This is a predicted structure of a 74-nucleotide RNA (transfer RNA) from a Minisyncoccia bacterium. The coordinates come from a structure-prediction model, not an experiment, and the mean pLDDT is 82. Taxonomically the source falls in Minisyncoccia (Bacteria, Bacillati, Minisyncoccota). RNAcentral records the identical sequence in 2 taxa. The sequence is in RNAcentral, with records from ENA.

């Protein structure tokens, strides 16, 4: 230069054939339980789903360019 692949919460990661509220697990905040910690139970707080455009009645999802990582070929 050319191909692919991967981008969702502080990490790590689901999310079926486009559908009705966007979620686990760590972690964090706060309750209880203890003489006091640990674990352990509750509860809670944080997301415009890489960015912008399109297509749809409706997109995390399907299209297109960019953009970051990551592997291939030259």
């Nucleotide at each position: 230069g050319c191909g692919a692949a991967u981008g969702u919460a502080g990490c790590u990661c689901a999310g079926g054939u486009g559908g009705u509220u966007a979620g686990a697990g760590c972690a964090c905040u706060c309750c209880a339980c203890u003489g006091a910690u640990a674990a352990u139970g509750g509860a809670g707080a944080g997301g415009u789903c890489g960015u912008a455009g399109g297509u749809u009645c409706g997109a995390g999802u399907c299209c297109u360019a960019c953009c970051a990582u990551u592997c291939g070929c030259a």
Rfam family: tRNA. By type it is a transfer RNA.